[in-house]
Molecule: transfer RNA
Organism: Hyphomonadaceae bacterium TMED5
RNA sequence: AGGGGUAUAGCUCAGUUGGUAGAGCAUCGGUCUCCAAAACCGAGGGUCCCGGGUUCGAGUCCUGGUGCCCCUGCCA
Numbered sequence: 001a002g003g004g005g006u007a008u009a010g011c012u013c014a015g016u017u018g019g020u021a022g023a024g025c026a027u028c029g030g031u032c033u034c035c036a037a038a039a040c041c042g043a044g045g046g047u048c049c050c051g052g053g054u055u056c057g058a059g060u061c062c063u064g065g066u067g068c069c070c071c072u073g074c075c076a
Base pairs, nucleotide, nucleotide: 001072002071003070004069005068006067007066010025011024012023013022019056027043028042029041030040031039049065050064051063052062053061
């Protein structure tokens, strides 16, 4: 340099045909317990990487860019 993949909660990841943004773990509160853990119940937590476009409506489609991963190539 060329090609491919990927970016969504603190972490790991879903998200169907474009139509209310979710799960597990973690955190916090409660029940239980002499206390704690475990278990159970509940709650909080989001610039869906950034900009632009299409659309009544975009996490999803189009486009430019950025970070990370892989492959190929060049220089040393």